This is a predicted structure of a 502-nucleotide part of an RNA (large-subunit ribosomal RNA, domain I) from a Minisyncoccia bacterium. NCBI's taxonomy places the organism under Bacteria, Bacillati, Minisyncoccota, Minisyncoccia.
[in-house]
Context: one part of a larger RNA
RNA sequence: CGCAUACGGUGAAUGCCUAGGCGGUAGAAGGCGAUGAAGGACGUACAAGUCUGCGAUAAGCCUCGGGGAGCUGACAAAAGAGCUUUGAUCCGGGGAUGUCCGAAUGGGGAAACCCACUUGCCAUAAGGCAAGUAUCUUUAACUGAAUUCAUAGGUUAAUGAAGCAAACCCAGGGAACUGAAACAUCUCAUGUACCUGGAGGAAAAGAAAUCAACCGAGAUUCCCUUAGUAGUGGCGAGCGAACGGGGACUAGCCCUUAAGCUUUAUAUUCAUUAGAUGAACAGUCUGGAAAGUCUGGCCGUAGAAGGUGAUAGCCCUGUAGACGAAAAUGAAUAUAAAGUGAAAUCGAGUAGGACGGGACACGUGUAAUCCUGUUUGAACAUGGGGGGACCAUCCUCCAAGGCUAAAUACUCUCUACCGACCGAUAGUGAACCAGUACCGUGAGGGAAAGGCGAAAAGAACCCCGGUGAGGGGAGUGAAAUAGAACCUGAAACCGUGUGCGU
Numbered sequence: 001c002g003c004a005u006a007c008g009g010u011g012a013a014u015g016c017c018u019a020g021g022c023g024g025u026a027g028a029a030g031g032c033g034a035u036g037a038a039g040g041a042c043g044u045a046c047a048a049g050u051c052u053g054c055g056a057u058a059a060g061c062c063u064c065g066g067g068g069a070g071c072u073g074a075c076a077a078a079a080g081a082g083c084u085u086u087g088a089u090c091c092g093g094g095g096a097u098g099u100c101c102g103a104a105u106g107g108g109g110a111a112a113c114c115c116a117c118u119u120g121c122c123a124u125a126a127g128g129c130a131a132g133u134a135u136c137u138u139u140a141a142c143u144g145a146a147u148u149c150a151u152a153g154g155u156u157a158a159u160g161a162a163g164c165a166a167a168c169c170c171a172g173g174g175a176a177c178u179g180a181a182a183c184a185u186c187u188c189a190u191g192u193a194c195c196u197g198g199a200g201g202a203a204a205a206g207a208a209a210u211c212a213a214c215c216g217a218g219a220u221u222c223c224c225u226u227a228g229u230a231g232u233g234g235c236g237a238g239c240g241a242a243c244g245g246g247g248a249c250u251a252g253c254c255c256u257u258a259a260g261c262u263u264u265a266u267a268u269u270c271a272u273u274a275g276a277u278g279a280a281c282a283g284u285c286u287g288g289a290a291a292g293u294c295u296g297g298c299c300g301u302a303g304a305a306g307g308u309g310a311u312a313g314c315c316c317u318g319u320a321g322a323c324g325a326a327a328a329u330g331a332a333u334a335u336a337a338a339g340u341g342a343a344a345u346c347g348a349g350u351a352g353g354a355c356g357g358g359a360c361a362c363g364u365g366u367a368a369u370c371c372u373g374u375u376u377g378a379a380c381a382u383g384g385g386g387g388g389a390c391c392a393u394c395c396u397c398c399a400a401g402g403c404u405a406a407a408u409a410c411u412c413u414c415u416a417c418c419g420a421c422c423g424a425u426a427g428u429g430a431a432c433c434a435g436u437a438c439c440g441u442g443a444g445g446g447a448a449a450g451g452c453g454a455a456a457a458g459a460a461c462c463c464c465g466g467u468g469a470g471g472g473g474a475g476u477g478a479a480a481u482a483g484a485a486c487c488u489g490a491a492a493c494c495g496u497g498u499g500c501g502u
Stems, first nucleotide, its partner, number of pairs: 001501009015487001016451002020422002022419007029411002031164002039101003042055003049075003061095006070083003106115003116133007135161002138158006168200001169198005179186001183234001210217002221248005231239002252403003260340014275323001277321001281296003285292001297314002299303001305317003352376008362388001383398005438445002458486001461473004
């Protein structure tokens, strides 16, 4: 030095676990905000730090309910001081307080700061307390120029708005990479991403100037089909309907006053926001521990689940069932009252035409239909639109005013439940004080990190040692090779002993 073997060190895989995630189902809710939001800064305890709560009334105040013996949130104990059956802590409803910043709104500003003015009250004064003072819209009143009346303007009052928020929705704008095996028309996950404006719990659409085909249907929306069909297309790449059929859901109306809608009040019922009741087991054996074994029972409208020193229907929390609200909120129904959109007077600078664009599955094409930038421009129910150039016949409908539930889309959020979903390199980036530490001027990027034990019983005392680190005894424990660098503890890697070989 090699091989083998035993025992260790290091190391963290693996196994088991779950406090956290992921994906759904049903129901609820679908907003918050000048009565100052979302989000923060700074404070606040007997308290040094962080989290949570709260706001100078500051881990809290008042009140109404629930509840019934302990309590003063967590890391995180100890000591001390207190509260509590005159019902505390705790849970729920309502209320009060609520610093400063933030739409931030008295002015300013480098957010959490600086500087004011007016009025009222208290006060001799100094000062203190309270309220108000932004902008814009609409309405009203008072004023009021050039300029006589007036108008513009000004002032005041009332009213509303603003800002935030995950997706869904409507409208206005609107790409490129890409494919065409290059690329220009075209295509493109495309009217997508993204930007802007606006609304609601849904939005939008909607009661035929619609389809159909000589038979007829009868608003809209959504799904299946028709169908990758008819078409369209450098007829390339590709794009791609409708009629009809089957379902979901159905609802019709209005223009001067009604369908309906909204608000308020009352009544009833139901639901939500605390709760409360709730059956039934003992022994033996093993063991540290019984829920396991064995023996014999019991309950079940309850054998869902979780916990308890191993696997519990009958130990605990619960579960099935039945019950409960002083207060607040929501829904439904009934009754009553109040309010209620806008224009036109059945739709004229409209329909239609021309030119240029856009939308229609449809790229100008034989291109109907819809929208309109420019320019033109009818008829008036004895009329007009459409039926894919156009014309006739025939059929069908009545534009240029408006409202309308349901079936449909989504989930920042709440409640309950589920999973041939993950199990710590997985599952959210985040199971742990994570959008943290850290990086970046900034926009932004962005981790690692779970497990002693049933219970801290977390090792008194002794010894070595630097009043160390670490270790050896002792003790606890079922176990300490479970000792806090703590479940299990693989491999690489490093040793020690023994044997063999060289």
The RNAcentral record of the full RNA draws on ENA.